[in-house]
Context: one part of a larger RNA
Molecule: small-subunit ribosomal RNA, central domain
Organism: metagenome
RNA sequence: UUAGGUCUAAAAGAAUCGUAGCUGGCCGAGUAAGUUUCCUGUCAAAUCUUGUCUCUUAAGGGCAAGGCGUGCAGGGAGUACUGCUUGGCUAGGGACCGGGAGACGUAAGGAGUACGGUGAUGGUAGCGGUAAAAUGUUUUAAUCAUUACCGGACUAACAAUGGCGAAGGCACCUUACGAGAACGGAUCUGGCGGUGAGGAUUGAAGGCCAGGGGCGCGAACGGGAUUAGAUACCCCGGUAGUCCUGGCUGUAAACCUACUUACUAAACAUUAUGAUCUCCUCGAGAGAUUGUGGUGCUGAAGCGAAGGCGGAAGUAAGUUACCUGGGGAGUAUAGUCGCAAGGCCGAAACUU
Numbered sequence: 001u002u003a004g005g006u007c008u009a010a011a012a013g014a015a016u017c018g019u020a021g022c023u024g025g026c027c028g029a030g031u032a033a034g035u036u037u038c039c040u041g042u043c044a045a046a047u048c049u050u051g052u053c054u055c056u057u058a059a060g061g062g063c064a065a066g067g068c069g070u071g072c073a074g075g076g077a078g079u080a081c082u083g084c085u086u087g088g089c090u091a092g093g094g095a096c097c098g099g100g101a102g103a104c105g106u107a108a109g110g111a112g113u114a115c116g117g118u119g120a121u122g123g124u125a126g127c128g129g130u131a132a133a134a135u136g137u138u139u140u141a142a143u144c145a146u147u148a149c150c151g152g153a154c155u156a157a158c159a160a161u162g163g164c165g166a167a168g169g170c171a172c173c174u175u176a177c178g179a180g181a182a183c184g185g186a187u188c189u190g191g192c193g194g195u196g197a198g199g200a201u202u203g204a205a206g207g208c209c210a211g212g213g214g215c216g217c218g219a220a221c222g223g224g225a226u227u228a229g230a231u232a233c234c235c236c237g238g239u240a241g242u243c244c245u246g247g248c249u250g251u252a253a254a255c256c257u258a259c260u261u262a263c264u265a266a267a268c269a270u271u272a273u274g275a276u277c278u279c280c281u282c283g284a285g286a287g288a289u290u291g292u293g294g295u296g297c298u299g300a301a302g303c304g305a306a307g308g309c310g311g312a313a314g315u316a317a318g319u320u321a322c323c324u325g326g327g328g329a330g331u332a333u334a335g336u337c338g339c340a341a342g343g344c345c346g347a348a349a350c351u352u
């Protein structure tokens, strides 16, 4: 290179939007760039074919003609497909309308149990902790009980194989302002689509900067145990942090297996929404059948090395990213981003 792959062997970017690029529904008309065909020109020699000459013959060699040279250029023809120009269409996409579902986001307000502290009252000798203890705490009255106030964090049960979100993620209640999806209608638009190198934005926890806050928990740290030792596991304390506001960092076992489109048995559960029917206590009621969109589970064909997948990991198409033995190494160097920590990009020698 031709190719083969990417759930688990090496390999899907953390996620979305989107530029260039690549790619692209149905029906006409034109054009003829790609594409097909014909003609002409050109297409070194050697090699190949035929004829002839020649070294006595052969191989070889000379000369002539032809072929090959799959290319390029010019001209003519053709028009299915692709391209370009132009006209139309509605199945894709988008807009609009209707009633619903949702821990979707941001902000404000409110509530609740527990926990801790402070005050008051009651009460007296222990409490706490563990396998057992000790450190700790307590007559300056603890632990415990009742009550009031203050504080910060959190949101039990409901709760699910449930819901929403692009991912990270999201759960007490109410309000305000925003966003998206599904279903139903079929009023408008008329290919406006798909993917997406660079790029931009979002991105748990932790960490960093500035200012607040600090109940509980709790790296580091101190002490008590255990132990041969114990820089641990257990216990008593405890600082950063965890919380809020404004910035930065940009990484995770960021985990389901890139995104989009079409097709391919059946059964069950669940969620949202529509249609029809039956019952009815006429209620925002109960049930049956069925359509569409999601979430699961079993499984036919098929696929797979197997585990397994089976609304796909099957059958196909478009586009992107990535892989090519183990170690060295996600290291070194250069670049670039960052306050730093470090991130992104990313080798080789050598070794096996």
Base pairs, nucleotide, nucleotide: 004323005322006321007307008306012320014202015201016200017199021195022194023193025089026088027087028086029085030084031083033082034081036077037076038075039074040073041072042071048066049065050064051063052062053061054060092192093189094188095187096185097184098183104178105177106176107175108174109173110172111155112154115151116150117149118148119147120146121145122144126137127136163170164169206249207248208247209246210245211244212243216242217241221237222236223235224234258319259318260317261316262315263314266298268296269295270294271293272292273291274290275289276288277287278286279285302309303308325352326351327350335344336343337342